[in-house]
A computed fold for a 693-nucleotide part of an RNA from Algoriphagus sp. NG3, annotated as large-subunit ribosomal RNA, domain II. RNAcentral holds the full RNA, with entries from ENA. It matches the Rfam family "Bacterial large subunit ribosomal RNA". Its family is annotated with structural constituent of ribosome and ribosome in the Gene Ontology.
Context: one part of a larger RNA
RNA sequence: GCCUACGAGUUACUCCUCACCGGCAAGGGUAAGGCAUUCAGUGCCGCACCCGGAGCGAAAGCGAGUCUGAAAGGGCGUUUGAGUCGGUGGGGGUAGACGCGAAACCUAGUGAUCUACCCAUGGCCAGGUUGAAGUUGUGGUAACACACAAUGGAGGACCGAACCGAUAAACGUUGAAAAGUUUCCGGAUGAGCUGUGGGUAGGGGUGAAAGGCUAAUCAAACUGGGAAAUAGCUCGUACUCCCCGAAAUGUUUUUAGGAACAGCGUCGGGAAUUGUAUGACGGAGGUAGAGCUACCGAUAGGACUAGGGGGAGUCAAAUCCUACCAAAUCCUGACGAACUCCGAAUGCCGUCAUACAGAACCGGCAGUGAGGGCUUGGGUGCUAAGGUCCAAGUCCGAGAGGGAAAGAACCCAGACCUUCCGCUAAGGUCCCCAAAUCCAUGUUAAGUUGAACAAAGGUGGUCCAGUUGCAGAGACAGCCAGGAGGUUAGCUUGGAAGCAGCUAUUCCUUUAAAGAGUGCGUAACAGCUCACUGGUCGAGCGACAGGGCGUCGAUAAUAAUCGGGCAUCAAACAUGGUACCGAAGCGAAGGAUUAUAUCCCGAUUUAUCGGGAAUAGUGGUAGGGGAGCAUUCCAACGGCGGUGAAGCUAUGGCGUCAGCUGUGGUGGAGCUUUUGGAAAAGCAAAUGUAGGC
Numbered sequence: 001g002c003c004u005a006c007g008a009g010u011u012a013c014u015c016c017u018c019a020c021c022g023g024c025a026a027g028g029g030u031a032a033g034g035c036a037u038u039c040a041g042u043g044c045c046g047c048a049c050c051c052g053g054a055g056c057g058a059a060a061g062c063g064a065g066u067c068u069g070a071a072a073g074g075g076c077g078u079u080u081g082a083g084u085c086g087g088u089g090g091g092g093g094u095a096g097a098c099g100c101g102a103a104a105c106c107u108a109g110u111g112a113u114c115u116a117c118c119c120a121u122g123g124c125c126a127g128g129u130u131g132a133a134g135u136u137g138u139g140g141u142a143a144c145a146c147a148c149a150a151u152g153g154a155g156g157a158c159c160g161a162a163c164c165g166a167u168a169a170a171c172g173u174u175g176a177a178a179a180g181u182u183u184c185c186g187g188a189u190g191a192g193c194u195g196u197g198g199g200u201a202g203g204g205g206u207g208a209a210a211g212g213c214u215a216a217u218c219a220a221a222c223u224g225g226g227a228a229a230u231a232g233c234u235c236g237u238a239c240u241c242c243c244c245g246a247a248a249u250g251u252u253u254u255u256a257g258g259a260a261c262a263g264c265g266u267c268g269g270g271a272a273u274u275g276u277a278u279g280a281c282g283g284a285g286g287u288a289g290a291g292c293u294a295c296c297g298a299u300a301g302g303a304c305u306a307g308g309g310g311g312a313g314u315c316a317a318a319u320c321c322u323a324c325c326a327a328a329u330c331c332u333g334a335c336g337a338a339c340u341c342c343g344a345a346u347g348c349c350g351u352c353a354u355a356c357a358g359a360a361c362c363g364g365c366a367g368u369g370a371g372g373g374c375u376u377g378g379g380u381g382c383u384a385a386g387g388u389c390c391a392a393g394u395c396c397g398a399g400a401g402g403g404a405a406a407g408a409a410c411c412c413a414g415a416c417c418u419u420c421c422g423c424u425a426a427g428g429u430c431c432c433c434a435a436a437u438c439c440a441u442g443u444u445a446a447g448u449u450g451a452a453c454a455a456a457g458g459u460g461g462u463c464c465a466g467u468u469g470c471a472g473a474g475a476c477a478g479c480c481a482g483g484a485g486g487u488u489a490g491c492u493u494g495g496a497a498g499c500a501g502c503u504a505u506u507c508c509u510u511u512a513a514a515g516a517g518u519g520c521g522u523a524a525c526a527g528c529u530c531a532c533u534g535g536u537c538g539a540g541c542g543a544c545a546g547g548g549c550g551u552c553g554a555u556a557a558u559a560a561u562c563g564g565g566c567a568u569c570a571a572a573c574a575u576g577g578u579a580c581c582g583a584a585g586c587g588a589a590g591g592a593u594u595a596u597a598u599c600c601c602g603a604u605u606u607a608u609c610g611g612g613a614a615u616a617g618u619g620g621u622a623g624g625g626g627a628g629c630a631u632u633c634c635a636a637c638g639g640c641g642g643u644g645a646a647g648c649u650a651u652g653g654c655g656u657c658a659g660c661u662g663u664g665g666u667g668g669a670g671c672u673u674u675u676g677g678a679a680a681a682g683c684a685a686a687u688g689u690a691g692g693c
Base pairs, nucleotide, nucleotide: 001693002692003691004690005689006688011095012094013093015092016091017090018089019088020087021086022085023084024083027051028050029049033045034044035043036042055062056061065076066075067074068073098236099235101233105226106225107224108223109222110221116200117199118198119197120196121195122194123193124192125190127159128158129157130155134151135150136149137148138147139146163187164186165185168183169182170181171180202218204214205213206212239628240627241626242625243624244623249262250261251260252259253258263368264367265365266364267363268362269361274357275356276355277354278353279352280351281350282349283348289342290340291339296336297335300332301331302330303329305326307325308324309322310321311320312319371396372395373394374393375392376391377390378389379388380387401412402411403410416591417590418589419588421587422586423585427581428580429579430565431564432563436578438577439576440575441574442573443572449567450566457552458551459550461549462548463547464546466544467543468542469541470540478536479535480534481533482532484509485508486507489503490502491501515530519528520527592618593617594616595615596614598613599612600611601610602609603608604607629682631679632678633677634676635675636674638672639671640670647666648665649664650663651662652661653660654659
């Protein structure tokens, strides 16, 4: 993992509540018990007691009233009448209360044969080394001291087996072993190791102290019991079909992953001018926008001008100046969620009309109270986030199908079933791949692009439409030629001559034209060149701003990729057009089912049921409601069975499903329709339990 079996909303109650069915009804019912009997979950007593029939008050109490109050008045009642008993079911309560699951707490015991420490009594430590004190001798001293030699045999001494330990590494890791093996290693006369017997017990022991050890269990052992502790938590919770179908919000919460009430769902009841949409008319409002010599606040430049700063005025003062700061005022410009002289669109309220619904309300039962994406209007944040918090909408959630290569919520579109029928949506039509290698006109040369990517900035790439200037009286580009004189302008300077710098009324003359000079150049000149002019040539040439498509900017890990192949008057981009493809959308044909306050027919317990038509539906999680299938047992009436029951098995048939059923084989003795009743009543999941493979 698979198979088989088992495995979770049960049962009780003088409890509460609601629905349905039934009895009786202003009443209803008996309980324990008793009597009787045709022993039937039967009949009759039993009236204790319970509910209802009257309320109000804290109560005494009064009573269709009562309480409060001095009263007026006010509160709760009456006038408007339905209960009660039994059965079944939904829900609640109390019980383990749908099942499994703690860590823990308490109580009574059992443990020191493991291990910790202690007590008593025993045992063990090959061999080798070192050589303390003491002693003796000799020397030595006044005597000691002291020195040397020998002897001696001390030590938590040394080396190293047994023994005890466990440093490093490897192996082992479903092991040979629930702690080991191998090699290396530490102690090895000691605070040593060890045998036997005994002691200390669970908030206790013991501990050279690691929260260590206390029987493979230790920050509180193990066993029985309280006990099915509790678990706002996790997991699981078993057949089918049909109808409807949520929420992730508000308030409060020792509350935030839980609850209560409300909101939203469902089922039953429920008929009053109720709701929704559109149109018309009438309203309230201060948002978007806009505006501000309309307020408040903020604000750039200028004018004007209080005040201030600075300067001048020999000090002080008067007075004057001011490219400084600046109130008020004026002109121009312009800002504001907490500004408004203004001011929409939507939305909201009301009345009327039309269309469509069947609400409001009452009662039973819920679930939800983690939401999320996208669009729009905002707050916050960085006008960051697949961020966060609101509002309006939508979808996912609980929604399948087609498109976007692939994708919860983006685009299209809401799946009752069947069909080898048709039409379309989004999106597509060269091949993968259904349908145009379609038509017309342009653009792009970058494989740009072809549906995942990009900016500031640059661009004489190219196309388009403009404005403006020059041009057969010859433009633009090229080539030929000129480009002069006063003058080396003046100043400055060592020099300054068009060309370091400064000044300028940058002038005048000759000219076709020629600057007191555009650049290079020289120490300064010179020289080259430009502006400007003539000739040659012969048709368009410049400047400016705008738009389209490109281009650079452009860096990531597979050689790469638009989904791929691939595509260049396109299979790219733009504009227009005609076809076609394309979905569970729409249509066609057939079928099923639900609802109906519509119509027809039939039946009868005449307000219900059955059939048909029409119309509208039939995605669905939590959840509500309805109708069924199957299993075991019981009762009643039937039926089958050795001419073969149940079970198992092979193979057919039927039903919308759970399922039902025929035939053959096997099997060898019971089974069962129908109508009712009662449940140990349905398994894929619970790291479910047991067995098997």